[in-house]
Context: one part of a larger RNA
RNA sequence: ACGAACGUUGGCGGCGUGGAUUAGGCAUGCAAGUCGAACGAAGACACCCUGAGUAGCAAUACUCGGGGUGGACUGAGUGGCGAAAGGGGCAGUAAUGCGUGGGUAACCUACCCUGGGGAUGGGCAUAGCCGUUCUAACGGACGGGUAAUUCCCAGCGAUGUUGCGAGGGGACAUCCUCUUGCAACCAAAUGAAUUUCGCCCUGGGAGGGGCUCACGUCGUAUUAGCUUGUUGGCGGGGUAACGGCCCACCAAGGCAAAGAUGCGUAGCGGGUGUGAGAGCACGACCCGCGCCACUGGCACUGAGACACUGGCCAGACACCUACGGGUGGCUGCAGUCGAGGAUCUUCGGCAAUGGGCGCAAGCCUGACCGAGCGACGCCGCGUGUGCGAUGAAGGCCUUCGGGUUGUAAAGCACUGUCGAGGGGGAUCAAAGCCCGCAAGGGCUUGAGAGAUCCCUGGAGGAAGCACGGGCUAAGUUCGUGCCAGCAGCCGCGGUAAGACGAACCGUGCGAACGUUGUUC
Numbered sequence: 001a002c003g004a005a006c007g008u009u010g011g012c013g014g015c016g017u018g019g020a021u022u023a024g025g026c027a028u029g030c031a032a033g034u035c036g037a038a039c040g041a042a043g044a045c046a047c048c049c050u051g052a053g054u055a056g057c058a059a060u061a062c063u064c065g066g067g068g069u070g071g072a073c074u075g076a077g078u079g080g081c082g083a084a085a086g087g088g089g090c091a092g093u094a095a096u097g098c099g100u101g102g103g104u105a106a107c108c109u110a111c112c113c114u115g116g117g118g119a120u121g122g123g124c125a126u127a128g129c130c131g132u133u134c135u136a137a138c139g140g141a142c143g144g145g146u147a148a149u150u151c152c153c154a155g156c157g158a159u160g161u162u163g164c165g166a167g168g169g170g171a172c173a174u175c176c177u178c179u180u181g182c183a184a185c186c187a188a189a190u191g192a193a194u195u196u197c198g199c200c201c202u203g204g205g206a207g208g209g210g211c212u213c214a215c216g217u218c219g220u221a222u223u224a225g226c227u228u229g230u231u232g233g234c235g236g237g238g239u240a241a242c243g244g245c246c247c248a249c250c251a252a253g254g255c256a257a258a259g260a261u262g263c264g265u266a267g268c269g270g271g272u273g274u275g276a277g278a279g280c281a282c283g284a285c286c287c288g289c290g291c292c293a294c295u296g297g298c299a300c301u302g303a304g305a306c307a308c309u310g311g312c313c314a315g316a317c318a319c320c321u322a323c324g325g326g327u328g329g330c331u332g333c334a335g336u337c338g339a340g341g342a343u344c345u346u347c348g349g350c351a352a353u354g355g356g357c358g359c360a361a362g363c364c365u366g367a368c369c370g371a372g373c374g375a376c377g378c379c380g381c382g383u384g385u386g387c388g389a390u391g392a393a394g395g396c397c398u399u400c401g402g403g404u405u406g407u408a409a410a411g412c413a414c415u416g417u418c419g420a421g422g423g424g425g426a427u428c429a430a431a432g433c434c435c436g437c438a439a440g441g442g443c444u445u446g447a448g449a450g451a452u453c454c455c456u457g458g459a460g461g462a463a464g465c466a467c468g469g470g471c472u473a474a475g476u477u478c479g480u481g482c483c484a485g486c487a488g489c490c491g492c493g494g495u496a497a498g499a500c501g502a503a504c505c506g507u508g509c510g511a512a513c514g515u516u517g518u519u520c
Stems, first nucleotide, its partner, number of pairs: 001518002004516005011381006017374002024337003028334003033081003038078002042074002045070011088292003097217008107209003112205007120154004129144006160185011191197002218264003225255003230252004235247003267289004271282004294315005317328004345371001347370003353367001354365004384414004394405004418461001420456004427449002432443004464509005469490003475504005485492002
């Protein structure tokens, strides 16, 4: 010094922090949705028109039905965006990683900002829906028919891409860049709507990534040789892009004592602990990067994944089954079992910050903000203050005179921190929305915390732990008798033990004190 544990003890608060072991298995709930200002239909509701029935003489009431309109309604479906972020863990990885500094004349980038230009005419489907039907279930099959910001075709078409030219500039071999000519190729939703939000092409930017180079990055030589897509070339494929990344052919190379290859261990850094420093050890919390998501493999979609709560295949495990077949993945937040010396609530809220969608209102958000539990850590405060001697009683010691506990207590006079009960309450809240040309005005939002203040009451509710032979601050008596025991080291104990046990007294620290473990 610690993400600690254990023992004894335990008043309050603030700020932190808490599954280090089995990357073992998981019941349950929640953790990613949103948009009706993209779309069609259905249902409910309200209003209007209207038909039939029942009760009634009628007005009217109730029930059933048809048509239309409406909107801040509902749950599915198509479509868009998001779901690649945020959250968790450190298994693997000794280099496809990380750190520092470069390169990309070898590259990509949805949303956002900014500049320029544009949106012509058509069409085929399909879900939902309706009908038939299979299945225990999960889930399907066939037929009919419908919409769009879904999909497709055609047209126009350059500042874009490619090819062939001309000219200027630059460079690092392939090349880069500017101007210009010709040819070819490629687009859209005139959608929604009250302002406005969208769609397509293209230049630039910001932010984000991909690839690549140099240097650094644990132990072991009781691991000395390793390698056949291996090393290079030519031609192709593939990619956003270079490349044996992949393939055919050709050559026989490439790495290594400055440690290749193997084996073991390990996420890396900012940093943390210690130390005068050099160094040594570590990498919890927080931040950056990487990797993983039951185990292994694979691709699809997409700007982006080879995708924690998407898909397919195989395996192990668990569950359901009508035995034909299906379903699942907490290393998200809580919680449970197990193993362990050991690590928390199946809490509240979207009020704030941030994220997704939406014109917005808003919805979602176990991110986050808060509360709860644990003296686990650090820090602060309190457990009273003043006076009070015949130095009371009791305890302990005694040379029996006394000494000590000790102003300590009692007693008297005060105080009111903290805690308890009650009250008030700044602030964390400004955005947002509405009105307005603007200036400005108005309305609304707190889960939880709560500074500070006021009232009530009364010393009441609040002290322990370890040690006392030396190191090391602090000693006496009794018990025990190499026994019982102590102990970090030296060592104590065999009849007067300052070292064991108890008592009194003392010393240290104090809501803690000791012990154990680990590091310097």